[in-house]
Molecule: Glycine riboswitch aptamer
Organism: uncultured Pelagibacteraceae bacterium
RNA sequence: CUAAUUAUAACGGGAGACAAGAAGAAACAAAAAUAAAGUUGUAUUAUUCUGGCCGAAGGAGCAACCUCCCCGGAAACUCUCAGGCAAAAGGACCGUUAUCGUAAU
Numbered sequence: 001c002u003a004a005u006u007a008u009a010a011c012g013g014g015a016g017a018c019a020a021g022a023a024g025a026a027a028c029a030a031a032a033a034u035a036a037a038g039u040u041g042u043a044u045u046a047u048u049c050u051g052g053c054c055g056a057a058g059g060a061g062c063a064a065c066c067u068c069c070c071c072g073g074a075a076a077c078u079c080u081c082a083g084g085c086a087a088a089a090g091g092a093c094c095g096u097u098a099u100c101g102u103a104a105u
Base pairs, nucleotide, nucleotide: 004102005101007099008098009097010096011095012094013093018051020050021049022048023047028041029040030039052085053084054083058081059079060078061077065073066072
């Protein structure tokens, strides 16, 4: 110096699965009223319960392999605790750019 690469940030892309069934608020706003009570919207809402389903936040398990052995690490496989199942949000991972680094050559 070139390429590669860990981490971080920005931008872009990014799948799957019931808009399931039952129940169901409030702050706040409006109308009316002026003792209170009550009405409408917020609301197919938040939320709770029931059953079904998905796997690519996270988590857990086994394993190729690292490595001849122990220990340890380890997936996009497996499980679904968590999370999710119209849109939105999220989303492993990928690409581009930038920054601090990095073994070897």